Model confidence (mean pLDDT): 81 of 100. Transfer RNA from an Actinomycetota bacterium, 77 nucleotides, folded computationally. It matches the Rfam family "tRNA". From the family's description: Transfer RNA (tRNA) molecules are approximately 80 nucleotides in length.
RNA sequence: AGGGUCGUAGCUCAAUCUGGUAGAGCACCGGUCUCCAAAACCGGCGGUUGGGGGUUCGAUUCCCUCCGGCCCUGCGA
Repeated sequence: AGGGUCGUAGCUCAAUCUGGUAGAGCACCGGUCUCCAAAACCGGCGGUUGGGGGUUCGAUUCCCUCCGGCCCUGCGA
């Protein structure tokens, strides 16, 4: 330098292919239960979907660009 892949909640990951209200588990908070706690059960909180721009009635999804991680290939010294 060229190519590929990934970036979504505090953490691990879905949803993207086929554009249509962003979800699950764990964690955290409250409650039930218990002498207390754990476990179990019930409920709740939590997101500028890596940044910017574009297309569209509508973008996590499509296009451009930038940033970061990983992998492959190449060049020079």
The RNAcentral record of the sequence draws on ENA.